Transfer RNA from a Deltaproteobacteria bacterium, 72 nucleotides, folded computationally.

RNA sequence: AGGCGAUUAGCUCAGUGGGAGAGCACUUCCCUGACACGGAAGGGGUCGGCGGUUCGAAUCCGCCAUCGCCUA
Numbered sequence: 001a002g003g004c005g006a007u008u009a010g011c012u013c014a015g016u017g018g019g020a021g022a023g024c025a026c027u028u029c030c031c032u033g034a035c036a037c038g039g040a041a042g043g044g045g046u047c048g049g050c051g052g053u054u055c056g057a058a059u060c061c062g063c064c065a066u067c068g069c070c071u072a
Stems, first nucleotide, its partner, number of pairs: 001071007010024004018055001026042005048064005
């Protein structure tokens, strides 16, 4: 320098055009003498940034950023 992939909740990830989600974690309650386990409820997201396409974008396109891999 070029190519490919990834970026979504605190963590690990799903979601391939119209409802933003799961597990774990966290908070409250129940249970217990207490903790753990178990049960119930709940909070938490500018979907990496900026543009473009579209009636509508986490999703499609471009650029940038960060990380990983490959080639020279």
Overview: Rfam family: tRNA. Rfam links the family to the GO term triplet codon-amino acid adaptor activity. The RNAcentral record of the sequence draws on ENA. Model confidence (mean pLDDT): 84 of 100.